[in-house]
RNA sequence: GGAGUCGGCCAGACAGUCGCGGUGCUUCGGUACCGAGGAAAGUCCGGGCUCCACAGGGCAAGGUGCCAGGUAACGCCUGGGGGGCGCGAGCCUACGGAAAGUGCCACAGAGAUCAGACCGCCCAAGUGCCUAUUAGGCACCGGCAAGGGUGAAAAGGUGCGGUAAGAGCGCACCGCGCGAGUGGCAACACGUCGCGGCACGGUAAACCCCACCUGGAGCAAGACCAAAUAGGAGAGUGUUCGCGUGGCCCGCGUGGCUCUCGGGUAGGUCGCACGAGGUGUGCGGUGACGCGCAUCCCAGAUGAAUGGCUGUCCGCGACAGAACCCGGCUUACCGGCCGACUCCAAUA
Numbered sequence: 001g002g003a004g005u006c007g008g009c010c011a012g013a014c015a016g017u018c019g020c021g022g023u024g025c026u027u028c029g030g031u032a033c034c035g036a037g038g039a040a041a042g043u044c045c046g047g048g049c050u051c052c053a054c055a056g057g058g059c060a061a062g063g064u065g066c067c068a069g070g071u072a073a074c075g076c077c078u079g080g081g082g083g084g085c086g087c088g089a090g091c092c093u094a095c096g097g098a099a100a101g102u103g104c105c106a107c108a109g110a111g112a113u114c115a116g117a118c119c120g121c122c123c124a125a126g127u128g129c130c131u132a133u134u135a136g137g138c139a140c141c142g143g144c145a146a147g148g149g150u151g152a153a154a155a156g157g158u159g160c161g162g163u164a165a166g167a168g169c170g171c172a173c174c175g176c177g178c179g180a181g182u183g184g185c186a187a188c189a190c191g192u193c194g195c196g197g198c199a200c201g202g203u204a205a206a207c208c209c210c211a212c213c214u215g216g217a218g219c220a221a222g223a224c225c226a227a228a229u230a231g232g233a234g235a236g237u238g239u240u241c242g243c244g245u246g247g248c249c250c251g252c253g254u255g256g257c258u259c260u261c262g263g264g265u266a267g268g269u270c271g272c273a274c275g276a277g278g279u280g281u282g283c284g285g286u287g288a289c290g291c292g293c294a295u296c297c298c299a300g301a302u303g304a305a306u307g308g309c310u311g312u313c314c315g316c317g318a319c320a321g322a323a324c325c326c327g328g329c330u331u332a333c334c335g336g337c338c339g340a341c342u343c344c345a346a347u348a
Stems, first nucleotide, its partner, number of pairs: 001344010012313007020035006037319001041330002044328005049218004061214005066080005081095001082093004096209002101207002103203003118148002120144003126140006156174006175198001176196005181190003222270004232261006241255005277296008314317001
């Protein structure tokens, strides 16, 4: 100098002025302070909070899926293991079980799993025929999984032995499985020892099996205050109110009137902004994170605020706007800055 990997940060700046929302104070005129994001987004996970349901256990359904840790919790994060990619920094990984069962595997191919005889190899045994040299040839019945061929995939690989030809059929090495051992909390690793000729393709984000987790609805949750009108419940109604019952009175029922109570609507208040909070620092931990101390208050609307103008400057400014809150993931994003590291080339 070039090429790259990982992590973090900023998101036009400053000043003036006029507005908008909130909070405090107010002499009601004002005044002081605060006022969007890293994603406020998608609503995909997890939790807080609220109401409803709920003895316990099981089934079903859904989800998660190497190990350990972090956390309120998670499908998130951290560290580690296995596998894959990269020269490397580093990146990706639903990564339990296919010797429990079921299903599926196009085309090609003889055969796709209780494997298989198309080409090929073999006639040792058996049968028949021929030539005839105790042997040879042909055919049948057969044997073979070595070689060819098909395929993504065809019963582990190499070598030696063995055989009629072959074959883990036998042996050695490699590979594989099981057990022991060693290291590690574990996943797992090592290959020291023993055993087993070897166990028969793939697919489980196919059914399924195994282990673990999960009640439902959501701030329009939910709680409180509470008109008018209509309806409801209770009490009263004195000689004297209406109607029904009755021939009439009492009585009873019912209506009217008065008072009280309760539910709900309009409307209002709360939920709702002090929180798994931010910043700094110390300690513990590889880290995620935890603990202590100090300090700060940092939007809270409900037709819903954060904007307009002016001046100066730069590089002319992307994606995008809170609506109960928080932790994640994912997606969108002009441009720029910082740190750590890797590879290549050259020079000293």

The prediction has a mean pLDDT of 77. Predicted 3D model of a 348-nucleotide RNA (Bacterial RNase P class A) from a Gammaproteobacteria bacterium. The model forms 95% of the base pairs in the Rfam consensus. Lineage of the source: Bacteria > Pseudomonadati > Pseudomonadota > Gammaproteobacteria. A source record names the gene rnpB. RNAcentral holds the sequence, with entries from ENA. Its Rfam family is "Bacterial RNase P class A". Gene Ontology terms of the family: ribonuclease P activity, tRNA processing and dimeric ribonuclease P complex. Rfam classes the family as a ribozyme.